Transfer RNA from a Dehalococcoidia bacterium, 75 nucleotides, folded computationally.
RNA sequence: GCGGGAGUAGCUCAGGGGUAGAGCGCCUCCCUCCCAAGGAGGAGGCCGCGAGUUCAAAUCUCGUCUCCCGCUCCA
Numbered sequence: 001g002c003g004g005g006a007g008u009a010g011c012u013c014a015g016g017g018g019u020a021g022a023g024c025g026c027c028u029c030c031c032u033c034c035c036a037a038g039g040a041g042g043a044g045g046c047c048g049c050g051a052g053u054u055c056a057a058a059u060c061u062c063g064u065c066u067c068c069c070g071c072u073c074c075a
């Protein structure tokens, strides 16, 4: 330098055009003598960043940043 993959909640990941979900974790309540387990409820992200297309973009297109894998060249 070229190609491919990944980036979404604190963590691990879904969602592949119609205003974002799960598990674990966190908070409150119930249960218990207490803790754990169990049950109920809740908070928390507008999707790495910027632009474009569209009535509408996490999703499609372009650019860019970071990480991973492969290829090539030079020293």
Stems, first nucleotide, its partner, number of pairs: 001071007010024004018055001026042005048064005
The organism belongs to Dehalococcoidia, within Bacteria.
RNAcentral holds the sequence, with entries from ENA.
Model confidence (mean pLDDT): 82 of 100.
Its Rfam family is "tRNA".